Predicted 3D model of a 73-nucleotide RNA (transfer RNA) from Orenia metallireducens.
The prediction has a mean pLDDT of 81.
It matches the Rfam family "tRNA". By type it is a transfer RNA.
RNA sequence: GCUAACGUAGCUCAGCUGGCAGAGCAGCUGACUUGUAAUCAGCAGGUCGUCGGUUCGACUCCGACCGUUAGCU
Numbered sequence: 001g002c003u004a005a006c007g008u009a010g011c012u013c014a015g016c017u018g019g020c021a022g023a024g025c026a027g028c029u030g031a032c033u034u035g036u037a038a039u040c041a042g043c044a045g046g047u048c049g050u051c052g053g054u055u056c057g058a059c060u061c062c063g064a065c066c067g068u069u070a071g072c073u
Stems, first nucleotide, its partner, number of pairs: 001072007010025004019056001027043005049065005
């Protein structure tokens, strides 16, 4: 330098044929317990990498850019 995949909550990821942004773990609160752990109930946490385009409507489709990984050179 070329090609491909990926980028969503603190972490690991789902969300697929465009229509309310979610799960597990972690965190916080409460219950339970002599106390801790475990368990149970609840809560909070997101400019969906950035900028544009298409559309009534975009995490989703298209383009450019940025980053990570892999392959080739």
Notes:
NCBI's taxonomy places the organism under Bacteria, Bacillati, Bacillota, Clostridia, Orenia.